A computed fold for a 350-nucleotide part of an RNA from Haliclona sp. TLT785, annotated as large-subunit ribosomal RNA, domain IV. It is recorded under the gene name rnl. Lineage of the source: Eukaryota > Metazoa > Demospongiae > Haplosclerida > Haliclona.

[in-house]
Context: one part of a larger RNA
């Protein structure tokens, strides 16, 4: 020196990113037990008391042994006796004598609970949930999977049938859940518009056609207009718990500041309720207040947060958590500041 293990004056978190680690707490019985609360909880809340052995007294059913009475299978009733409980006494540093077994409170974020996850660095606030809620499907449903070149079949869904199956958002409960369909989508119409190839109609060219020249009527994978025409585009219209989006200037109140107020100019519509320096860019160590000797910490308020906010859900909320931030009560070698002991190993002598 390492490792593992044990002990320590005074102090007691001064250590440190952070009380990580370690120490304390611990059994059973009785007492008792706060805010809050979804009345189920919280709760082993929190604080507290006893505990070996030996004797004395008291003493509930039962069991067994005496006595007495009967209607004999039942009554009575005596000491005997533990659980309990009282009262002495005694030993030990230590009586739950070893070993094994919650440390506790308080106030905030997340996230409703149990639950799931990166097998081998993340367990979480992520997933996941019940609940809400929206779309699709009427049954040879939808939707999914496989085979066929193709019509199109075949499992599944389902031995199911809208209180059912499938998709998607949110994410217990409790109060809520504003305005906007102009733009992206969806969905429903559609008289009138726009529109392909088929096809119809006419032309026009060619051809039928003859030594030459033409006409009728036919004919044509060639060309022209014309006509009819589906989805679809256009139009109308609905629909945000659909993908989203939710302004601006100038002026005004007898100090200044602010602006309830007034004018103007854009929007689809102009952020509502609530909540706020946030797990919410920066300015920011915002500012007041508590907490501290001191606090970029934490929690309470102010609050335009010009980048907050409503199922991309918004604010609460008892209980929960190996989540997270803080602050207190015990406790402790984490420190202040190190010692010492005990078991190895390593090194050194022999």
């Nucleotide at each position: 020196u390492u490792u593992a293990u044990u002990u320590u004056a005074a102090g007691g978190a001064a250590c440190u990113c952070g009380g990580c680690a370690a120490a304390a707490u611990g059994u059973c019985u009785c007492u008792g037990u706060a805010a809050g609360u979804u009345c189920g909880c919280g709760a082993g809340a929190a604080a507290g008391a006893g505990a070996g052995c030996c004797g004395g007294g008291a003493u509930a059913a039962a069991g067994a042994c005496a006595g007495g009475g009967g209607a004999u299978g039942c009554c009575u009733g005596g000491g005997u006796g533990u659980a309990u409980u009282u009262u002495g006494g005694u030993c030990u540093c230590a009586g739950a004598a070893a070993a094994g077994a919650g440390g506790g409170g308080g106030u905030g974020u997340c996230g409703g609970c149990u639950g799931u996850u990166u097998a081998c660095c993340a367990a979480a606030a992520a997933c996941a949930u019940a609940g809400c809620u929206u779309c699709c499907a009427g049954c040879a449903a939808a939707g999914a999977g496989c085979c066929g070149g193709g019509g199109g079949g075949c499992u599944u869904g389902a031995a199911g049938u809208a209180u059912u199956g499938g998709a998607g958002g949110u994410g217990a409960u409790g109060c809520c859940u504003g305005c906007c369909c102009a733009a992206u989508g969806a969905u429903u119409g559609u008289a009138u518009u726009u529109a392909a190839a088929c096809c119809c109609a006419a032309g026009u060219a060619a051809u039928u056609a003859a030594a030459u020249a033409u006409a009728a009527a036919g004919u044509u994978a060639a060309c022209u207009u014309g006509g009819c025409u589906a989805a679809g585009g256009g139009c109308a219209a609905u629909u945000a718990a659909a993908u989203g989006g939710c302004c601006g200037c100038g002026g005004u109140a007898a100090a200044a500041u602010u602006g309830a107020c007034c004018g103007u100019g854009a929007u689809a519509a102009u952020g509502u309720a609530g909540c706020g320096c946030a797990a919410u860019c920066a300015a920011u160590a915002g500012c007041c207040a508590a907490u501290u000797a001191a606090u970029u910490g934490u929690u309470g308020g102010c609050a335009a947060g010009u980048a907050u906010g409503a199922a991309u859900g918004g604010c609460u909320u008892g209980a929960c958590g190996a989540a997270u931030a803080c602050c207190c009560c015990a406790c402790u070698g984490u420190c202040u500041c190190a010692a010492g002991g005990u078991a190895a190993a390593a090194a050194c002598c022999a």